[in-house]
RNA sequence: AGAGUUUGAUCCAGGCUCAGAUUGAACGCUGGCGGUAUGCUUAACACAUGCAAGUCGAACGGUAACAGCGAGAGCUUGCUCUCGGCUGACGAGUAGCGGACGGGUGAGUAACGCGUGGGAAUCUGCCUAGUAGUGGGGGAUAACUCCGGGAAACCGGGGCUAAUACCGCAUACACCCUACGGGGAAAAGCGGGGGAUCUUCGGACCUCGCGCUAUUAGAUGAGCCCGCGUCCGAUUAGCUUGUUGGUAGGGUAAAAGCCUACCAAGGCGACGAUCGGUAGCUGGUCUGAGAGGACGAUCAGCCACACUGGGACUGAGACACGGCCCAGACUCCUACGGGAGGCAGCAGUGGGGAAUAUUGGACAAUGGGCGAAAGCCUGAUCCAGCAAUACCGCGUGUGUGAAGAAGGCCCUAGGGUUGUAAAGCACUUUCAGUGGGGAAGAAAAGCAAGGGGUUAAUACCUCCUCGUGCUGACGUUACCCACAGAAGAAGCACCGGCUAACUCCGUGCCAGCAGCCGCGGUAAUACGGAGGGUGCGAGCGUUAAUCGGAAUUACUGGGCGUAAAGGGCGCGUAGGUGGCUAGAAUAGUCGGGUGUGAAAGCCCUGGGCUUGACCCAGGAAUUGCAUUCGAUACUGUCUAGCUAGAGUGCAGUAGAGGGAAGCGGAAUUCCGGGUGUAGCGGUGAAAUGCGUAGAUAUCCGGAGGAACACCAGUGGCGAAGGCGGCUUCCUGGACUGACACUGACACUGAGGCGCGAAAGCGUGGGGAGCAAACAGGAUUAGAUACCCUGGUAGUCCACGCCCUAAACGAUGAGAACUAGCCGUUGGGGGUAUUAUAAACCUUUAGUGGCGAAGCUAACGCGAUAAGUUCUCCGCCUGGGGAGUACGGCCGCAAGGUUAAAACUCAAAGGAAUUGACGGGGGCCCGCACAAGCGGUGGAGCAUGUGGUUUAAUUCGAUGCAACGCGAAGAACCUUACCUGCCCUUGACAUUGACAGAAUCUUCGAGAGAUCGAGGAGUGCCUUCGGGCCUGGAAAACAGGUGCUGCAUGGCUGUCGUCAGCUCGUGUCGUGAGAUGUUGGGUUAAGUCCCGUAACGAGCGCAACCCUUGUCCUUAGUUGCCAGCACUUCGGGUGGGGACUCUAGGGAGACUGCCGGUGACAAACCGGAGGAAGGUGGGGAUGACGUCAAGUCGUCAUGGCCCUUAUGGGCAGGGCUACACACGUGCUACAAUGGUCGGUACAAAGGGUAGCCAACCAGCAAUGGGGAGCCAAUCCCAGAAAACCGGUCGUAGUCCGGAUCGGAGUCUGCAACUCGACUCCGUGAAGUCGGAAUCGCUAGUAAUCGCAGAUCAGAAUGCUGCGGUGAAUACGUUCCCGGGCCUUGUACACACCGCCCGUCACACCAUGGGAGUGGGCUGCAAAAGAAGUAGGUAGCUUAACCUUCGGGAGAGCGCUUACCACUUUGUGGUUCAUGACUGGGGUGAAGUCGAAACAAGGUA
Repeated sequence: AGAGUUUGAUCCAGGCUCAGAUUGAACGCUGGCGGUAUGCUUAACACAUGCAAGUCGAACGGUAACAGCGAGAGCUUGCUCUCGGCUGACGAGUAGCGGACGGGUGAGUAACGCGUGGGAAUCUGCCUAGUAGUGGGGGAUAACUCCGGGAAACCGGGGCUAAUACCGCAUACACCCUACGGGGAAAAGCGGGGGAUCUUCGGACCUCGCGCUAUUAGAUGAGCCCGCGUCCGAUUAGCUUGUUGGUAGGGUAAAAGCCUACCAAGGCGACGAUCGGUAGCUGGUCUGAGAGGACGAUCAGCCACACUGGGACUGAGACACGGCCCAGACUCCUACGGGAGGCAGCAGUGGGGAAUAUUGGACAAUGGGCGAAAGCCUGAUCCAGCAAUACCGCGUGUGUGAAGAAGGCCCUAGGGUUGUAAAGCACUUUCAGUGGGGAAGAAAAGCAAGGGGUUAAUACCUCCUCGUGCUGACGUUACCCACAGAAGAAGCACCGGCUAACUCCGUGCCAGCAGCCGCGGUAAUACGGAGGGUGCGAGCGUUAAUCGGAAUUACUGGGCGUAAAGGGCGCGUAGGUGGCUAGAAUAGUCGGGUGUGAAAGCCCUGGGCUUGACCCAGGAAUUGCAUUCGAUACUGUCUAGCUAGAGUGCAGUAGAGGGAAGCGGAAUUCCGGGUGUAGCGGUGAAAUGCGUAGAUAUCCGGAGGAACACCAGUGGCGAAGGCGGCUUCCUGGACUGACACUGACACUGAGGCGCGAAAGCGUGGGGAGCAAACAGGAUUAGAUACCCUGGUAGUCCACGCCCUAAACGAUGAGAACUAGCCGUUGGGGGUAUUAUAAACCUUUAGUGGCGAAGCUAACGCGAUAAGUUCUCCGCCUGGGGAGUACGGCCGCAAGGUUAAAACUCAAAGGAAUUGACGGGGGCCCGCACAAGCGGUGGAGCAUGUGGUUUAAUUCGAUGCAACGCGAAGAACCUUACCUGCCCUUGACAUUGACAGAAUCUUCGAGAGAUCGAGGAGUGCCUUCGGGCCUGGAAAACAGGUGCUGCAUGGCUGUCGUCAGCUCGUGUCGUGAGAUGUUGGGUUAAGUCCCGUAACGAGCGCAACCCUUGUCCUUAGUUGCCAGCACUUCGGGUGGGGACUCUAGGGAGACUGCCGGUGACAAACCGGAGGAAGGUGGGGAUGACGUCAAGUCGUCAUGGCCCUUAUGGGCAGGGCUACACACGUGCUACAAUGGUCGGUACAAAGGGUAGCCAACCAGCAAUGGGGAGCCAAUCCCAGAAAACCGGUCGUAGUCCGGAUCGGAGUCUGCAACUCGACUCCGUGAAGUCGGAAUCGCUAGUAAUCGCAGAUCAGAAUGCUGCGGUGAAUACGUUCCCGGGCCUUGUACACACCGCCCGUCACACCAUGGGAGUGGGCUGCAAAAGAAGUAGGUAGCUUAACCUUCGGGAGAGCGCUUACCACUUUGUGGUUCAUGACUGGGGUGAAGUCGAAACAAGGUA
């Protein structure tokens, strides 16, 4: 410090997620030791049991228990009992001090509660220092005793008694009050010691110590007040009546509405009052570079609380955790009358919970209470126990050791890896274990001695020094030594990317994983296991949580044209900000000082534990607050000025700026009249509609409403919305010019106020045209639409509402600065012109187009900024849910405004790029259309397919690009299918012990495979090793047309013989990419030329190849025959080498030549010559790629599957089925024909298991026959259409030939299922084919026959061959396909794309909802315990006073006020729940449509 994730890819924006650190943690697996910390975060839930606050006899009366002593009694002479407060002591009690500390918890509290800094009107026990005292009296009361009540707790009455308990009196330095005269108010003793004096022998007295009283100071602690800081919500905006202030009184320790009465009407609040929610606050802790953010365990400070609520008492201090009273809930005891209790002290229990420890030891240390002290008490504390809860440290060995052992795993079968790892050998002994030794934590007190103080004193007491001596829970301490032996001690997570670490097996969208992206559907580095590896290590992972990364709330440090985001516009309040000069003061600001900022912590330095964690000491820091001194530039304040901002006055200018009134013409419609006749209107085409009752058309007249053509313009005006005929009136703003004046008067603007298109609403008018709704007609599968005919609200006016728009420049307002160029509108100035107009220059205010710098993610913006700065306002923080719900405000309503959450997703987006696509555009091509010719679709048949059927009808191919396709040929075979019968190392391959030649052949059984029985035969080669052939046990293995073409190779189809597809370097762009390859021409062509930030190159195109067309040459047999000769008249023969032909070689065609066009190019057009002319015709040749296209059944091949079967053999059957549908063909429907007879002319092929001549037989298929031919020789083989002649005469025919019957031929082991052919007979459909659709541009279509492959036989198919031989193409608008450029895109699996809404189903959260239940709370009342205060006529009453009656005072009772619990009524708010209901979200394959994305088919 970053990374992953939106896309085909890119940049940006934006969210989600990860890597880090941390924790009072928990859970899973595992677990050796020690040190130091920490340990109910949940139920402030309930608590059994024990302990946690007592102490003082030196305050007191005393003596229940214990001990001692004394006395007595009983007596078993050392035991029991009794007595004696005499002593040590001490239960209970009185009194004192302490139970207000310490310890716990965080419920409440948003507050002067806390933090920080100040303040004045206070109190303060014990402690310190000082001053002055401590005199003299009195009356009670517990304990105790007696009586009584009660179950108990406890209570009542009578009697006795003490005090440092209580009460007067005296005194009063100081204190308090005061009218300044005066007045008021204290005390207590106890203990130690003692020389003189006195004595009632107790003591007085003296002294010391401890107390006591009053008071002044201090210290400590506490109370009160104030400034500032201290969470969220405005869907909480107004709150407040003791409220704010005053006066008087009361009250408190103390200021104060703290309380009361009266008076005034204030006080708080947008700088957030009030209300609601949440929360103890802080030092600090965690994180972070910091600023911040989150938290507030342990430790420390403060606060609050102590079962819940209320209350006071006592006291220095409490409204009191282990005190009291009352009320309530709960628990316990009870004799039912009544009582007792409060673990949020330490342990512990139950409960809750994911989860948190022992009913331990000790007061040895530190500290606290009491005490004079000894001492007692102390669950504070110190220790121990439990827990890997955290941090730190140590160990589980070290060295050597290659045969690289065994085993495991992988493997290309060689090996690799685990791995020096182990074993082995040599060492060491930390820790744990056993035994022994052994610090420090301990200093005091006490005792002894010496010295000082006090004193009358050498007592006493006290201080210091020295000596002595006692005290340890931890503790089997830390630490040290010895002993033995590698001995007792390693796991956890991960290994697809992020992120370090890879293989095998299993599984097969299953099981499962997952933090995000995502893995898993048969080859998973992602699931599970294993081997190996990586990381950390007594731990490792997971979960939860916080900060970080996140600049993702941006103070440091973000944004708002299009990504989320500028308010619709203005005026203006508060607020914020603000020109120039001078002076003053110093609030901000800056510097210095002082105080404070607790300690601990963090940081630094040093020190102590072997180190470290930990601990100790010092320092720094504590960024803050307060105060003081100084500085005065800047900001603010005050004062005085200025004119550059702003404004006013004057003179002009332009304008659809606004409001009101009036006027005008054109047009539409309607009404009246005239002319006139059959249509008009409307559309893609129609129809509805209007019209013979006279429309439309046309002319004249009239009515009425609305809008203002041309001018008219990226022209003008206005803040925006918006504003358009003309005239008048009223009125706002802007601009220009030159002067004068004011003197910062300014800018922005939360709230607020006003304006605000259209639609809509209310009331009243108006209503020509247009036109939601509605009606009708069309369209359509439907058409609640688009189109048409009508038509009402509305549109118009007046008044009043509404207040929203893509209210847009998607760009807030103001100010300043920063290159230019070109328009245009309104002003001003100037130049020249006689003057105008026009022109040019310049200036200013608008309004446009380009464009530099700069900015921007890019697009783009660019003086009218989206540049560079300043000021102020508004707004944003992932998508959906949702601009929705609830609540508030506004509105007549419609609705507007403000505005969430649950839940859900990992994206949603912006700009640009490359493609693809478009019912986008441009250019171009193709039998693509058009123009033609002939077909298919109708019939019959052939053939293939689907479907159906079947035991099986084997399998594959399925739009073009499957369907006369694989199959160039299924009767058996083929054959893969079915049925049945058989075989199991197998029909076939390799190895193979062993045996044998091989081979030929006969018979029997059987459907055959096969089985059984015989016969003949007794090898060949050899390098002597063996090999060839056959059989063959056992085992490896064979075999599979079984699956996967979506695991593959190879081959093939297709776009498409379309002209495209790319690369290197350079350049441009942040980048994907672009450029080149685009553009202008041209071509069949990315063909070529020109231009050009490109220059070159490659694969394609073309050419090179084959064939055909012309010529030449070479060669003439089997081919040929011009001339010559012979001839049986047949190139038959001799001969010839001319010709045809054959097959080798060459020539030829290149836009080469001419003219024109073109840009002087490329090229095109025309022409000449030529057999052929612009690639001459045809073929072969198929770029990068697309379709997971086809093929595992040609072959090859991974994986999987079968192995007496999914392999192999055999027979029979099936692939040939047949209600039907489709494709491809054949034959026809006839006269351009049929039929009969006659007569011509090919090419290319094939032939020895073959082609088969002549001749003979048969009507024929064919049979017999046998010549020739391994073929330019012989044969197939007589080509047909054509031509000539005859006949048929438009008819289901002399057309057509299906079907059926009969008879045959041939092939073949075999024609039944199931062949072809022949003859005789039969003679179906069909009279030119609906919608639709196919081929073809010249030797082509059409038509005619011939041959071949396959093949025993079996073509209408296929592949070739020749014969005859057309028509048409204006042209590119349209259909289809394609190419290039461009445009739009929400597509990229790429339009067979994407995607919206209703409905149906499941689940989830949520709103409404008659209500229901609970919490909190306001108001109005009721009620009134305990308590305090006030009153008091009732009762009681020791101290003091008294005139002895009583009084003062006090208590009880009663009562008033306040008030807790509680109750009633009525509101508010919140949570839960609710029949039903609303929308929302999510969910592989549901329904209906087709709204959006392309002009998305109506933008």

A computed fold for a 1499-nucleotide RNA from a metagenome, annotated as small-subunit ribosomal RNA. The prediction has a mean pLDDT of 85.